[in-house]
Context: one part of a larger RNA
RNA sequence: UGACGGGGGCCCGCACAAGCGGUGGAGCAUGUGGUUUAAUUCGACGCAACGCGAAGAACCUUACCUGGUCUUGACAUCCUGCGAACUUGGUAGAGAUACCUUGGUGCCUUCGGGAGCGCAGUGACAGGUGCUGCAUGGCCGUCGUCAGCUCGUGUCGUGAGAUGUUGGGUUAAGUCCCGUAACGAGCGCAACCCUUGUCCUUAGUUGCUAGCGGUCCGGCCGAGAACUCUAGGGAGACUGCCGGUGACAAACCGGAGGAAGGUGGGGAUGACGUCAGGUCAUCAUGGCCCUUACGGCCAGGGCUACACACGUGCUACAAUGGGGCGUACAGAGGGCAGCAAGCGCGCGAGUGCAAGCGAAUCCCUUAAAGCGUCUCGUAGUCCGGAUCGGAGUCUGCAACUCGACUCCGUGAAGUCGGAAUCGAGUGUAAUCGCAGAUCAGAAUGUUGCGGUGAAUACGUUCCCAGACUUUGUUCA
Numbered sequence: 001u002g003a004c005g006g007g008g009g010c011c012c013g014c015a016c017a018a019g020c021g022g023u024g025g026a027g028c029a030u031g032u033g034g035u036u037u038a039a040u041u042c043g044a045c046g047c048a049a050c051g052c053g054a055a056g057a058a059c060c061u062u063a064c065c066u067g068g069u070c071u072u073g074a075c076a077u078c079c080u081g082c083g084a085a086c087u088u089g090g091u092a093g094a095g096a097u098a099c100c101u102u103g104g105u106g107c108c109u110u111c112g113g114g115a116g117c118g119c120a121g122u123g124a125c126a127g128g129u130g131c132u133g134c135a136u137g138g139c140c141g142u143c144g145u146c147a148g149c150u151c152g153u154g155u156c157g158u159g160a161g162a163u164g165u166u167g168g169g170u171u172a173a174g175u176c177c178c179g180u181a182a183c184g185a186g187c188g189c190a191a192c193c194c195u196u197g198u199c200c201u202u203a204g205u206u207g208c209u210a211g212c213g214g215u216c217c218g219g220c221c222g223a224g225a226a227c228u229c230u231a232g233g234g235a236g237a238c239u240g241c242c243g244g245u246g247a248c249a250a251a252c253c254g255g256a257g258g259a260a261g262g263u264g265g266g267g268a269u270g271a272c273g274u275c276a277g278g279u280c281a282u283c284a285u286g287g288c289c290c291u292u293a294c295g296g297c298c299a300g301g302g303c304u305a306c307a308c309a310c311g312u313g314c315u316a317c318a319a320u321g322g323g324g325c326g327u328a329c330a331g332a333g334g335g336c337a338g339c340a341a342g343c344g345c346g347c348g349a350g351u352g353c354a355a356g357c358g359a360a361u362c363c364c365u366u367a368a369a370g371c372g373u374c375u376c377g378u379a380g381u382c383c384g385g386a387u388c389g390g391a392g393u394c395u396g397c398a399a400c401u402c403g404a405c406u407c408c409g410u411g412a413a414g415u416c417g418g419a420a421u422c423g424a425g426u427g428u429a430a431u432c433g434c435a436g437a438u439c440a441g442a443a444u445g446u447u448g449c450g451g452u453g454a455a456u457a458c459g460u461u462c463c464c465a466g467a468c469u470u471u472g473u474u475c476a
Base pairs, nucleotide, nucleotide: 001476002475003473004472005471007470008469009468011466013464015460016459020423021422022421023420026315027314028313029312030311031310032309033308034306035305042053043052064301065300066299067298068297069296070295073125077124078123079121080120081119082118083117086103089100090099091098092097107114108113127290128289130288131287132286136284137283138279139278140277141275143273148187149186150185151184152183153182154163155162156161167178168177169176193267194266195265196264198235199234200233201232202231203230204229208224209223212222213221214220238261241255242254243253244252245251317417321376322375323374324373325372326371327370333364334363335362338357339356342353343352344351345350383414388409389408390407391406392405393404394403430452431451432450433449434448435447436446
């Protein structure tokens, strides 16, 4: 100087408390451990691994296994020889591949040849998701959006180093003020950026419709540019104003005005560093290793196994509910190998025909919870839907291993969950649906979007994490 303390002081955080809803019990989904297996590819392991890499494993993916095959190789550069390239069909085979066969003779040219492509050959080489993340770059996680981390000069100290950065106030903040052997400065904080909340202005189609006219009653048409909206430009919030407290400071408390008030809400933004944190399987890369194989191609299988254990979720156990009928209101997205209205068929998943739309125009697109009404009456039920049987639909060469969905039947566990444990401070929790990415198909995951919309916060004694200061030390 740091680190540590079941030392002290001061302060903060959904850290506790208060309140709400969960997890831990059930069934299923998913990830992991374990076990099994020819293989169940690999990585990730307290927080910070475990719906994680994977924004989507039937083949492919795929890295694994079994079997079949290739050896200058699927891919790159160079050399030699031959042939245009390319293309039709057939046979064998699981395919990779092997053999046969049809058409075709192009482009440039100094007529030597050349460019491009294919086949064969030679060797230099290719190739490796093989090892080392404890050799590395890059990127990322984490402490933590915590308020810290440093430097120059000066001063003090033999020196390590200290001072500044401590102190008194204050703040979300090393934020600001005052003091001060320090005076300044840098990286952080804040602001500048995006978005949302109010208003003005410009513009008016595909969007809008107050007033006027028409109407098939649909902003549908004429018309309008007010309103909504769209997207450009501006205004607005700064403790600016008033009162109080305070050291006449910084600031804090209350108030006015205001759409918004003291950082208005949200996002992007992550200092010096820590964890030899993670990644050699995104990529790049040193070293090591393989080279008729640890490389390449193909078929099938596996990654989907199942006495068990854990994590994360979904659905429930019901009446604030289940079911039937009627009825209202979003936002944000996506669409041409696409979204598909409408009509017909089907109980349905779907299907046949097919308008419109590369979209503020058309479509996905009836949002659901809600509201109205009827029913069920506390029951393993008109709760719950696992599991299984049967019949189908769709995608796709192909749904056996191993897809999703539909219909009929079946109707398991489950009556609110031990010890323990998690989330969130307001348009939040809870609850309700909608859309997107990935994607042929395949979400209870994930990323977004809106609808309805709470309870509680006395307080900081205690648990956990952190900041500053001080003290002790067998630690470095």
This is a predicted structure of a 476-nucleotide part of an RNA (small-subunit ribosomal RNA, 3' major domain) from a bacterium. Model confidence (mean pLDDT): 85 of 100. Its Rfam family is "Bacterial small subunit ribosomal RNA". The full RNA is in RNAcentral, with records from ENA.